Source information: A computed fold for a 380-nucleotide RNA from a Betaproteobacteria bacterium, annotated as Bacterial RNase P class A. NCBI's taxonomy places the organism under Bacteria, Pseudomonadati, Pseudomonadota, Betaproteobacteria. It was read from a public genome assembly, where an Rfam model found it.
RNA sequence: GGAGCUGGCCAGACGGUCGCUGCACAGAACAAGGGCAACCUUGUCUGCGUGGAGGAAAGUCCGGGCUCCGCAGAGCGGGAUGCCGGCUAACAGCCGGGCGCGUAUACCUGUUGCGAAAGUAACAGCAAGGCGACGAAUAGGGCCACAGAGACGAGUCCGUUGUGCCGCAAGGCCAACGGGGUGAAACGCGGCAACCUCCAUCCGGAGCAACACCAAAUAGGCAAGCGCGGUGCGCAAGCACCACAGAUCGGCUCGAUCGAGCUUGCGGGUAGGUGGCUAGAGCCGGCGGGUAACUUCCGGCCCAGAGGAAUGGCCGUCACGGUGUGUGGAUCGUUAGAUCCGCAUAUCGACAGAACCCGGCUUAUCGGCCGGCUCCUUUU
Numbered sequence: 001g002g003a004g005c006u007g008g009c010c011a012g013a014c015g016g017u018c019g020c021u022g023c024a025c026a027g028a029a030c031a032a033g034g035g036c037a038a039c040c041u042u043g044u045c046u047g048c049g050u051g052g053a054g055g056a057a058a059g060u061c062c063g064g065g066c067u068c069c070g071c072a073g074a075g076c077g078g079g080a081u082g083c084c085g086g087c088u089a090a091c092a093g094c095c096g097g098g099c100g101c102g103u104a105u106a107c108c109u110g111u112u113g114c115g116a117a118a119g120u121a122a123c124a125g126c127a128a129g130g131c132g133a134c135g136a137a138u139a140g141g142g143c144c145a146c147a148g149a150g151a152c153g154a155g156u157c158c159g160u161u162g163u164g165c166c167g168c169a170a171g172g173c174c175a176a177c178g179g180g181g182u183g184a185a186a187c188g189c190g191g192c193a194a195c196c197u198c199c200a201u202c203c204g205g206a207g208c209a210a211c212a213c214c215a216a217a218u219a220g221g222c223a224a225g226c227g228c229g230g231u232g233c234g235c236a237a238g239c240a241c242c243a244c245a246g247a248u249c250g251g252c253u254c255g256a257u258c259g260a261g262c263u264u265g266c267g268g269g270u271a272g273g274u275g276g277c278u279a280g281a282g283c284c285g286g287c288g289g290g291u292a293a294c295u296u297c298c299g300g301c302c303c304a305g306a307g308g309a310a311u312g313g314c315c316g317u318c319a320c321g322g323u324g325u326g327u328g329g330a331u332c333g334u335u336a337g338a339u340c341c342g343c344a345u346a347u348c349g350a351c352a353g354a355a356c357c358c359g360g361c362u363u364a365u366c367g368g369c370c371g372g373c374u375c376c377u378u379u380u
Base pairs, nucleotide, nucleotide: 001376002375003374004373005372006371007370008369009368010367012318013317014316015315016314017313018312020052021051022050023049025047026046027045029044030043031042032041033040034039054351058362059361061360062359063358064357065356066207067206068205069204073254074253075252076251078203079202080201081200082199083097084096085095086094087093098134099132100131101130108125109124110123111122112121113120114119135198136197140196141195142192143191144190158178159177160176161175162174164173165172166171211275212274213273214272221266222265223264224263225262226261229242230241231240232239233238246258247257248256282301283300284299285298286297288295289294320349321348322347323346324345325344326343327342328341329340330339331338332337
C1' cells in the first nucleotide's frame, strides 16, 4: 500500500424570533375551600431560571422488576432448554474453551490443456472473521421421494471359487468371496429425533387496558335452578364445632381454605377525576481483580414524564457528505478519454418518534471518526 473481516463512538453546530411542556422561585389580581380575625391551601395568569425523544424509541421474540389473584400444595397432563465452564436479577442473552461445518482480490502449491520457451487458461488446495436446533439411533415406533433387482436387513441383480449334495445333461441347492450399475446412502451394527419418543434440568397465572382511591348515576331490578341444616355452652346477646349449595388455586384429579348465599339468563346505570408515572438491577470516571464477559471499592452526576398525547415553526451563518456544472494541477494513454486532489457555484441530506421501567435478540438505515484481526506486496 491492496484485499477480506470485526469492535466502539457520534447522529450536525451556533445565533435570532415566535410557540409548547415538567420542575423550582417570585408576583399582583381573581376564583374556591378552611378560619372570629390575621391568615393558610389550591387553581388561573405573569415574570425569571432550568430540563425536555432513539441507536434502534420499531418488532412484541425472550428474560425480569412491579401489581393483583386470601395462602399459592401434590400428582397427571402441558411447556421450555440441551457440549463444558463462567457472567448476570434472569434469559433462547453475553464471555472463554471444545467439537463440527465453512469463506480467497491476490500470492503460493498441485493437476490438466495450449505453447519451442517465457507464459497463459481452467480446476483443486490454503486464513481471519462467520455459522451450529451441539444429550440419546442397542428402550420402542416411524420416515428415506425418484432412480434402482433391492431402502431395514435383508437378500429375488451379475459373477468367481468348491475333489460339497441332487441330476444322463442343461442346470438347481448349499457355503464362501468379490465386482459393476442406480442412488446422498446398499453383504452396514446407514441416515433422520428442526418426527413421535427416551434422558437430564427448569416452569403458578394474568398483566399498567395490572392495580388503588374519590365522585356521580341507576333498577340493592326481574326470572329459573340449587341451597339456607345440626350439635354444645349461655338468661339473653352471642361464641365454638360439624355438615351442605357454591367459590378460589391456568386444564384434570386429590387435597387445602373460605362458605350463606351461589350459578345462569334478560334488562338498566356509569365509562368522569386522581394516583400508579420516573432516583433507577441508573449513568460517568478512577485504582484494583479477572484471558474475557464482568465486578469489589472510591469519587462525581440527576439526564422527558405527555395524558388524544408536549419536546416544535421560521430566518441567517458555518461544518460534513453525495450529485451536476465550470475551472487549476498531477498520473496513465498514440488519440478519444479515464482516475485523483483543490477551488467556485447550484441542489440534495438515511432509518425514523417515548407512553410503567429495565437487560437482551431481531429488523431498517445517510454519513463521519477511532481501533483490532487475517492474507498478500513493497521498503528498512